[in-house]
Context: one part of a larger RNA
RNA sequence: GAGUAACGAUAAAGGGGGUGAGAGGCCCCCUCGCCGAAAAUCCAAGGUUUCCUGCUCAACGUUAAUCGGAGCAGGGUGAGUCGGCCCCUAAGGCGAGGCAGAAAUGCGUAGUCGAUGGGAAACAGGUUAAUAUUCCUGUACUUGUUAUUACUGCGAUGGGAUGACGGAGAAGGUUAGGUCAGCCAACUGUUGGAUAUGUUGGUUUAACUGCGUAGGCGUGCUGAAUAGGAAAAUCCGUUUGGCUUAGCUGAGACAGGACGACGAGUGCCAUUAGGCGCGAAGUGAUUGAUACCCUGCUUCCAGGAAAAGUCUCUAAGCUUCAGGUAAUAACAAACCGUACCCCAAACCGACACAGGUGGAUGGGAUGAGAAUUCUAAGGCGCUU
Numbered sequence: 001g002a003g004u005a006a007c008g009a010u011a012a013a014g015g016g017g018g019u020g021a022g023a024g025g026c027c028c029c030c031u032c033g034c035c036g037a038a039a040a041u042c043c044a045a046g047g048u049u050u051c052c053u054g055c056u057c058a059a060c061g062u063u064a065a066u067c068g069g070a071g072c073a074g075g076g077u078g079a080g081u082c083g084g085c086c087c088c089u090a091a092g093g094c095g096a097g098g099c100a101g102a103a104a105u106g107c108g109u110a111g112u113c114g115a116u117g118g119g120a121a122a123c124a125g126g127u128u129a130a131u132a133u134u135c136c137u138g139u140a141c142u143u144g145u146u147a148u149u150a151c152u153g154c155g156a157u158g159g160g161a162u163g164a165c166g167g168a169g170a171a172g173g174u175u176a177g178g179u180c181a182g183c184c185a186a187c188u189g190u191u192g193g194a195u196a197u198g199u200u201g202g203u204u205u206a207a208c209u210g211c212g213u214a215g216g217c218g219u220g221c222u223g224a225a226u227a228g229g230a231a232a233a234u235c236c237g238u239u240u241g242g243c244u245u246a247g248c249u250g251a252g253a254c255a256g257g258a259c260g261a262c263g264a265g266u267g268c269c270a271u272u273a274g275g276c277g278c279g280a281a282g283u284g285a286u287u288g289a290u291a292c293c294c295u296g297c298u299u300c301c302a303g304g305a306a307a308a309g310u311c312u313c314u315a316a317g318c319u320u321c322a323g324g325u326a327a328u329a330a331c332a333a334a335c336c337g338u339a340c341c342c343c344a345a346a347c348c349g350a351c352a353c354a355g356g357u358g359g360a361u362g363g364g365a366u367g368a369g370a371a372u373u374c375u376a377a378g379g380c381g382c383u384u
Base pairs, nucleotide, nucleotide: 013031014030015029016028017027018026032381033380034379035378040361041360042359043358046341047340050339051075052074053073054072055071056070060068061067080141081140082337083336084335086119087118088117092113093112094111098107099106100105122139123138124137125136126135142333143332144331145330146329147328148327149326150325151324152323153318154317158313159312160311161310162309166300167299168298169297172293173292174291177287178286179285180284181283182203183202184201185200186199187198204261205260208256209255210254215249216248217247220243221242222241223240224239225238226237228236229235262282265278266277267276268275269274301304347356348355363375364374365373
C1' cells in the first nucleotide's frame, strides 16, 4: 500500500423463550423463504471413526461462537437366509514337465488362479443416545450330517440333456402406485352466513404355505432296430410300428399367515424431553406403469460366453454290506464386512473449493413427458 480488496453462487429472513461472562449465527417454539427426477431416501466405489454422549474453546471454522466433521474422554458396528469367503468358470494372469535362448528370461500343455457373470434359503412389526432382513416378538425357509422306519441296482474326474443367453418391435394380462367414493374419529372460534351435500385426519398389513388362473411352450407313452455320442449304456441321437394330446411353464388374484401387528385419537404419570397403557374404521370403484408374466411372442442379420450346479446313462467295482429314494427326529450352518458420509464440508480436485463421481426409489396439480411451474414426504436458508 491499507483498515483498502476480499469474506466462495442474490434460496431470506423476522419474532419470542432458553443457555451463557458474552448470542445476528447455538438449542426450543411460531411465522417467512428455497429445493422437491432433488438441495429427498437407500446402496456401490472411495474415505476410515468423521457416528453417539459428556466436557472444552487456545489453534482449526474466511466474522463471533456458549456451536462444530475442531480438542479431550467414554461409548457404539451382534447374521445359517444381506454381501463376501465358499462351488464354478470369462477376458486375462501364473504355469509341473516341455520348447526357445549364452544367460537374464520369453512362450506354453496339464493344471491353478481370476467377477464385472452362473450357483440353497426371511419376511413383518418392535426396540437403542448410537446397530439392525443381524437384537427381540411373531410367522417361515434352505442345505448338510447322523439315527430310525419303509422300499430298493447302486456306482464317475466319463456319455447325454439342461443350465444357456443377440438387436429391434408390438400386443395382451396383471401388480406397485395414484385418485375418488364409502366407512371411522375429531372439530365447527373470528368475519354477513354455514350441524351440512361442511372441515381435518385415518382407512395399513409381508415372506411363506395352499390353490394353479390370464397367458406361453408343446405331442406324450409304448414296441422294435441301431455303422453315431473315442469304452459301455436301459441315456441322447437316428430309423420304423402302435395308442394318444399328455405334459411342462406361468405373473397375478383368492384363502390361510392375521382372534396377530399397526392404527387416527385418547387416558394416566411426569409437566422440559418423555414414559406406560387403551384403541375406531380398516371396504369398494376407477386409473395405471419404464415393474412382473417376458430368458415369452413377432421379426432381422452382423447369428449373439463358459463352467459348476441339476437330471439321466452306464464303466471299473460292489451286490446279506455299502449305496440310493421317501418320511420322521435330533444336531450343525464356522470365518470376514456391517458405525458414519456417499452428487458430498467426510470421495477425487493443496481449501468446510459454484468443478467431477456408477446404480436404485422417485408422490400430487399442469402436461405427451423423468420438460416446465407450484407443491407433499423429507431436507435446507448455502459460516460474516
The part of an RNA shown here (large-subunit ribosomal RNA, domain III) has 384 nucleotides and comes from Methylophaga sulfidovorans.
The organism belongs to Methylophaga, within Bacteria.
The RNAcentral record of the full RNA draws on ENA and SILVA.